This is a predicted structure of a 290-nucleotide part of an RNA (large-subunit ribosomal RNA, domain VI) from Candidatus Iainarchaeum sp.
[in-house]
Context: one part of a larger RNA
RNA sequence: UGUCGUUUGUCUGAGGGGAAGUUCCAGUCAGUACGAGAGGAACGCUGGGUCGUAGCCACUGGUGUACCAGUUGUCCGACAGGGCAAUGCUGGGUAGCUACGCUAUAAUGGAUAAGAGCUGAAAGCAUCUAAGCUCGAAGUCAUCCCUAAAAAUAGACAAACAUUUCUGAAAUCUUUUCUUCCUCGGAAGCGAAGGUAUAGGAACAAGAGCACCGGUAAAAGACCGGUUAGAUAGGUUAGUGAUGUAAGUUAGAAGCUUCGGCGACUAAUUAAGUCUACUAAUACUAAAAG
Repeated sequence: UGUCGUUUGUCUGAGGGGAAGUUCCAGUCAGUACGAGAGGAACGCUGGGUCGUAGCCACUGGUGUACCAGUUGUCCGACAGGGCAAUGCUGGGUAGCUACGCUAUAAUGGAUAAGAGCUGAAAGCAUCUAAGCUCGAAGUCAUCCCUAAAAAUAGACAAACAUUUCUGAAAUCUUUUCUUCCUCGGAAGCGAAGGUAUAGGAACAAGAGCACCGGUAAAAGACCGGUUAGAUAGGUUAGUGAUGUAAGUUAGAAGCUUCGGCGACUAAUUAAGUCUACUAAUACUAAAAG
């Protein structure tokens, strides 16, 4: 862009795609069939694992330059609070992302190939085939998962709006000025005015897009949610979680001392302080307009 009014939503499924798995072990079958014995199966059923594939993060781990704490050197005059040194180094660690973690990968049917057969003539027999019929593969078609009205035979259902207004050629009809021809009755042509419409165009409406706030999405587009009739993002508050007991003050204190003081460290205040990608509440801020 098309799909024969526009739009939104829900479907159908022609068609397309799919690792749609792979392999091993154990139990049972069964110490059975078979075999003199020694030995010793299979079909089927049940359970589990390897490898691969797809998905997920409740658990166990990893990461976690969000964050919390400890600590060294140096600088900001000291304290507090910080900068730099690979995140300075070290100990932990939420969300997210992940594997070493978890889940799924079950089970069947139809028609057949090679092949195995039944019945059975041509050809009194025989013969799986000529008529007819039964089986038979990780293959094939379905069952399963994903996608799919651009499937031009361009689908179905439901709902909303519209099915209005204005404008409008080329054409065609009527009337008529003028010109030409003329058998003077008329005929043809150019132009003008009026009517009849149709194609087309514009407006309205539904809806969509832009714009704005964002993320279950994301290279750009796209996709999804929200825009005051609002919890979309931020902020605030509360919770959850991480770290591990802040600063200040008070009390104690090894040691040093020029005897004036200085003082690492310890305890209480203090499950403190700081932070929080998660959850909820709350229109305070930004989404009202165009």

The prediction has a mean pLDDT of 81. It matches the Rfam family "Archaeal large subunit ribosomal RNA". Its Rfam clan is "LSU clan".